[in-house]
Molecule: transfer RNA
Organism: Bacteroidales bacterium
RNA sequence: GUGUCUUUAGCUCAGUUGGUUAGAGCGUUACACUCAUAAUGUAAGGGUCGGUGGUUCAAGUCCAUCAAGGCACA
Numbered sequence: 001g002u003g004u005c006u007u008u009a010g011c012u013c014a015g016u017u018g019g020u021u022a023g024a025g026c027g028u029u030a031c032a033c034u035c036a037u038a039a040u041g042u043a044a045g046g047g048u049c050g051g052u053g054g055u056u057c058a059a060g061u062c063c064a065u066c067a068a069g070g071c072a073c074a
Stems, first nucleotide, its partner, number of pairs: 001073007010026004019057001028044005050066005
C1' cells in the first nucleotide's frame, strides 16, 4: 500500500428483514438475610451504540468518509 473483519454500559458480549423502551452476564451502590463476613435474593445507577456526513416517515442496523485495533497478501 491492497483486501477483509471489529468498534454498543466500568469489563465481556447480544441486538433477527431498518419499526416505536437499547439489553444480558460480571462488576458497582443500597436494602434484605447473618452475631459478622461470604454466598443468595430484591432494587437502583451506569449508554448520545467510535467521530462526521448522507439515505429514509423512521438508523445500533443501510451508504460514504475518517480514526483506532485484529488478520491476510504485497